RNA sequence: AUGCAUCUUCAGGGCAGGGUGAAAUUCCCGAUCGGCGGUACAGUCCGCUAGCCUCGCGAGCGAUCGCGCGGCCGAACCGGUGAGAUUCCGGUACCGACAGUCAUAGUCUGGAUGGAAGAAGUUUGCG
Repeated sequence: AUGCAUCUUCAGGGCAGGGUGAAAUUCCCGAUCGGCGGUACAGUCCGCUAGCCUCGCGAGCGAUCGCGCGGCCGAACCGGUGAGAUUCCGGUACCGACAGUCAUAGUCUGGAUGGAAGAAGUUUGCG
């Protein structure tokens, strides 16, 4: 210096203003937000997390919970520059889990003081 393991810390943002209504931050006008790794700098490319489902195993009297295999999982084009960009610049679009709710939610409340893709950094062990 480096590989693997271990340990510690960190790891998601967002409806101003207005309309209708008995009631909506949920509808309508409008506003606003963008996790992680890869790659010419990416919400819309590739891969992943979170979320949902089936099955198996385990725990539980049970509701249900934990682990594992598998499945599902949104959305972008045009022009410019360049060796190279669906990533930059210009323009115009589009998308958004589950449960809850006096009324339908990316933005409110909740699971979540959780989990996690991963990031950084002391230590320890082995090479």